RNA sequence: AUCUGUAAAGGGCAUACCCCGCGAAAGCGGGCGACGCAAAGUCAUCGGUCUACCGGGCAAAAGCCCCAUGACGGCAGGACUGCCAGA
Numbered sequence: 001a002u003c004u005g006u007a008a009a010g011g012g013c014a015u016a017c018c019c020c021g022c023g024a025a026a027g028c029g030g031g032c033g034a035c036g037c038a039a040a041g042u043c044a045u046c047g048g049u050c051u052a053c054c055g056g057g058c059a060a061a062a063g064c065c066c067c068a069u070g071a072c073g074g075c076a077g078g079a080c081u082g083c084c085a086g087a
Base pairs, nucleotide, nucleotide: 002087003086004085005084012037013036018031019030020029021028022027035074041080042079043078047075048072049071050070055066056065057064058063
């Protein structure tokens, strides 16, 4: 430096539910809690998914449809970085 994660050590992160707060929502932050994770560390640039306040369209109305500039990195790819061990 590259590859691998069978065993070990020391650790790390934290799903669902519930509580508080933020948000129109998706969702996010904190607490609690562990389903899992060897990058579940960082980055919305590509694909995908979710939502639709505003805006646009339709409608007599109720309402329906479209739209990302909002989100998801624990959907996958990619980029960058990193612990331990083994080869």
This is a predicted structure of an 87-nucleotide RNA (c-di-GMP-I riboswitch aptamer) from Nitrosospira sp. Nsp14. The sequence was found by an Rfam model in a public genome assembly. The coordinates come from a structure-prediction model, not an experiment, and the mean pLDDT is 85.